[in-house]
């Protein structure tokens, strides 16, 4: 150098042009003599950075950063 995939919530992942979804993790509440285990409830990312395009971008495009493979 060049090629390919990835960067969404504290983690692990999904999503896909029409304003982001689960799980587990945190509170908080039932449960228990009390802890674990279960059960309900809550709140938490404007999607890696900046531009472009569109009515509208997390999603298409260009650019730069980063991770992880492979060529050389």
């Nucleotide at each position: 150098g060049c090629c390919u995939g990835g960067g969404u919530a504290g983690u692990u992942u999904a999503g896909u042009g029409g304003u982001a979804a689960a799980a587990c993790a945190a509170a908080c509440c039932c449960u228990u003599g009390g802890u674990a285990a279960g059960g309900g409830u809550u709140a938490g990312a404007c999607c890696g950075u900046g531009a472009g395009u569109c009515c509208g971008a997390u999603u298409c495009u260009c650019a730069c950063u980063c991770c992880a493979g492979g060529c050389u």